[in-house]
RNA sequence: CAGACCCGGGGAGAGUUCCGGCGCGGGCCACCCGCACGCCGGACGCCGAAGGGGCAAGCGCUCACCUCGAGCGCGAAACUCUCAGGCAAAAGGGACCCGGACUCC
Numbered sequence: 001c002a003g004a005c006c007c008g009g010g011g012a013g014a015g016u017u018c019c020g021g022c023g024c025g026g027g028c029c030a031c032c033c034g035c036a037c038g039c040c041g042g043a044c045g046c047c048g049a050a051g052g053g054g055c056a057a058g059c060g061c062u063c064a065c066c067u068c069g070a071g072c073g074c075g076a077a078a079c080u081c082u083c084a085g086g087c088a089a090a091a092g093g094g095a096c097c098c099g100g101a102c103u104c105c
Stems, first nucleotide, its partner, number of pairs: 003103001006100005015044001017043006023035005045087003051083001052081003058074006
């Protein structure tokens, strides 16, 4: 130096979707109206930047071998999958970046 922990700052994307139940208030009270940006459950649609899975070139081993190859293993990501997580604002989270301090060297 890199990396880890800690502190501060920056930090994207995608539904204020629909249905049901619960609650509060009012009325002409077997029903209707309003409040819900509340809670719970379900349905479909989406996002990728917590975490997680997958693969290239290349390398190694085995088999085969005129040539041409075959199989297995190692092998990266912001690519890809969407398991997890997330999808109004706010809050929270957030890969990554910056600053500080510290450990290490």
This is a predicted structure of a 105-nucleotide RNA (Glycine riboswitch aptamer) from a bacterium. Rfam family: Glycine riboswitch aptamer. On this family, see Babina et al., MBio 2017: "In Vivo Behavior of the Tandem Glycine Riboswitch in Bacillus subtilis". Gene Ontology term of the family: glycine biosynthetic process. The prediction has a mean pLDDT of 77.